[in-house]
């Protein structure tokens, strides 16, 4: 010096980790224009009964708040992680061979 292999380099995939918002969970949440139940009172009826329905109560919608060992999504100069492909342009290491 040549050749081969590996690492470095590039890309892709996967896994872990970090972050973000979302779903899920809990709480709160409608004077009236949500639902149900509707005391009292009101209306119809001779009566039996029926009707509408305020307050209250219960359940919720949108929204707001709290939490995270859950679910998936997205993102990165995340990881001396894994696999594969690429580059022989360059660098490093090992092996082999040739020349001096």
């Nucleotide at each position: 010096g040549g050749c081969u292999c590996a690492g470095u380099c590039u890309c892709a995939u996967g896994c872990g980790g970090c972050g973000a918002a979302g779903g899920c969970u809990c709480g709160u949440g409608a004077a009236u224009c949500c639902u149900g139940u509707c005391a009292g009172g009101c209306c119809c009826g001779g009566a039996a009964g029926g009707g509408a329905g305020c307050a209250g109560c219960a359940g919720u919608a949108a929204g707001c708040g709290a939490u995270g060992u859950c679910c998936g999504u997205c993102g990165g100069g995340u990881g001396c992680c894994a696999u594969g492909a690429g580059c022989c342009c360059g660098c490093u290491g090992a092996g082999u061979u040739c020349c001096c």